[in-house]
Context: one part of a larger RNA
RNA sequence: GACGAACGCUGGCGGCAUGGAUUAGGCAUGCAAGUCGAACGCGAGGGAAGUCCUUCGGGGCUUCUAGUAGAGUGGCGAACGGGAGAGUAACGCGUGGGUAAUUUACCUUUUAGCGGGGGACAACCCAGUGAAAACUGGGCUAAUACCGCAUGUGGAUGGAAACAUCUAAAGAUGGCCUCUAUUUAUAAGCUGUCGCUAAGAGACAAGCCUGCGUACUAUUAGUUUGUUGGUGGGGUAAAGGCUUACCAAGGCGAUGAUAGUUAGGCGACCUUAACGGGUGACCGCCCUCACUGGGAUUGAGAUACGGCCCAGACUCCUACGGGAGGCAGCAGUCGAGAAUAGUCUACAAUGGACGAAAGUCUGAUAGUGCAAUGCCGCGUGGAUGAAGAAGCAUUUCGGUGUGUAAAAUCCUUUUCUAAAUGAUAAAAUAUGCUAGGUUAAUAGCUUUGCAGAAAGAUAUUAGUUUAGGAAUAAGCCUCGGCUAACUCCGUGCCAGCAGCCGCGGUAAUACGGGGGAGGCAAGCGUUGUCC
Numbered sequence: 001g002a003c004g005a006a007c008g009c010u011g012g013c014g015g016c017a018u019g020g021a022u023u024a025g026g027c028a029u030g031c032a033a034g035u036c037g038a039a040c041g042c043g044a045g046g047g048a049a050g051u052c053c054u055u056c057g058g059g060g061c062u063u064c065u066a067g068u069a070g071a072g073u074g075g076c077g078a079a080c081g082g083g084a085g086a087g088u089a090a091c092g093c094g095u096g097g098g099u100a101a102u103u104u105a106c107c108u109u110u111u112a113g114c115g116g117g118g119g120a121c122a123a124c125c126c127a128g129u130g131a132a133a134a135c136u137g138g139g140c141u142a143a144u145a146c147c148g149c150a151u152g153u154g155g156a157u158g159g160a161a162a163c164a165u166c167u168a169a170a171g172a173u174g175g176c177c178u179c180u181a182u183u184u185a186u187a188a189g190c191u192g193u194c195g196c197u198a199a200g201a202g203a204c205a206a207g208c209c210u211g212c213g214u215a216c217u218a219u220u221a222g223u224u225u226g227u228u229g230g231u232g233g234g235g236u237a238a239a240g241g242c243u244u245a246c247c248a249a250g251g252c253g254a255u256g257a258u259a260g261u262u263a264g265g266c267g268a269c270c271u272u273a274a275c276g277g278g279u280g281a282c283c284g285c286c287c288u289c290a291c292u293g294g295g296a297u298u299g300a301g302a303u304a305c306g307g308c309c310c311a312g313a314c315u316c317c318u319a320c321g322g323g324a325g326g327c328a329g330c331a332g333u334c335g336a337g338a339a340u341a342g343u344c345u346a347c348a349a350u351g352g353a354c355g356a357a358a359g360u361c362u363g364a365u366a367g368u369g370c371a372a373u374g375c376c377g378c379g380u381g382g383a384u385g386a387a388g389a390a391g392c393a394u395u396u397c398g399g400u401g402u403g404u405a406a407a408a409u410c411c412u413u414u415u416c417u418a419a420a421u422g423a424u425a426a427a428a429u430a431u432g433c434u435a436g437g438u439u440a441a442u443a444g445c446u447u448u449g450c451a452g453a454a455a456g457a458u459a460u461u462a463g464u465u466u467a468g469g470a471a472u473a474a475g476c477c478u479c480g481g482c483u484a485a486c487u488c489c490g491u492g493c494c495a496g497c498a499g500c501c502g503c504g505g506u507a508a509u510a511c512g513g514g515g516g517a518g519g520c521a522a523g524c525g526u527u528g529u530c531c
Base pairs, nucleotide, nucleotide: 001530002529003528005527006526007525008524009523012378013377014376015375016374017373018371019370025334026333027332029331030330031329034076035075036074039073040072042070046065047064048063049062050061051060052059053058083289084288085287092214093213094212095211096210097209098208099207102206103205107202108201109200110199111198112197113196115149117147118146124139125138126137127136128135129134154167155166156165157164158163171194172193173192174191175190176189180187181186182185215261216260217259222252223251224250227249228248229247230246231245232244233243234242264286265285266284267283268279269278270277271276291312292311293310294309295308314325315324316323317322342368344367345366346365350364351362352361353360354359381411382410383409384408391402392401393400394399416468417467418466419465420464421463425458431451432450433449435447436446437445438444475520476519477518478517479516480501481500482499486515487514488513489512490511496503497502
């Protein structure tokens, strides 16, 4: 000098930051990933009105609420975002290359297409089992769900070529009457938008390989058998002992192999004149993990924190047969600890998922609360004021110090209290008008320009104005030398102090108290760690 600090005493305000470093210990409760009806089929309860029947209790039917709530099929997302650092000394990370050895949903762009069929399964209904979780059988049904057929621009395989073989799709939603057909408004017609299929390119993202660098120990000296290489088979998006059979006997090592210990790496941060040394909180990039160990599934992407299966430990429910769970997400709780915060507000902004959009969701994020934890700023008043008041301390008893300090007088109002006023953050979008494009079209869709309702958590905010009154606001440590600052009393090697030297045994500037002084200041000291 620094700190994610803690402890002691003290404590006025604001701005900006930071805040579970220990037990990767256990967790009650709530929330943290949904969305789409413009992919699809179902579809209430309750209420209101009307009407019919009635044993006057009530019951049936129709309409509206409403094709609403809701669950289900299907699509996209859930692999992002958020958390933690256990493991890892490694191509893990950093840096520079390679991939002619590779993949990439959504997005952009280019080319070509989207014909004709089929059978199911949920939901629902019926029956049954179970305490529950849940499950079984039968029946009905839709689709952008599933499966064939056709086509084959292309693509794949084979081939020198010609060519041969294999290989796809799905619809939804607006508008219109120019053409066509019925006919006077419709679609099988025209047209727009969103989708679907195949292939190429790009972008974005990822996989793999590789040169160099990357902690300590030799009181760790030898190590390795899929081990090192080859051939054939298999496997992967992809090279490869990645895997397998056979063959060869190699590979690494004092330039430190192997083994052990410790540890996430880096940008950076602290320190220093620099070289270096130390650290890896917050923020950013990468890696790894998700109760412990193992495994695959789905998918463009996971070997998947809030998915599945198996085993284990632990917790909970149980009718004892069997089930349920995973905060290293945000809050919160217990424990251990010197020690670390609200079970807050909002999606208004930024970003993300879904959707044509309106919008919905978002503990990401934006805010606010708590903590002097840190940095920075402001204040606790200013001027005048000597009878140098009183008090207190000291004294050689004359005085001296506290000290212009106080009182008093005159001011000011940063702050404070009360009241009033009061933002920026809102850009876009819906909607209307206008002019282009598409088109048969003045429709619809889309683009330019203009207008433009509603929408703010923060916010009883910031800021501004008015009124009031010095009013609301100073402590902590030290005073022997190092080291700025001295005396009195008490104590008497006691009580105690102490970073080092050292003080204390009767005149202690070193212990304890008073007065005074010095330093820093909403902080001041102590402890710990690093330079």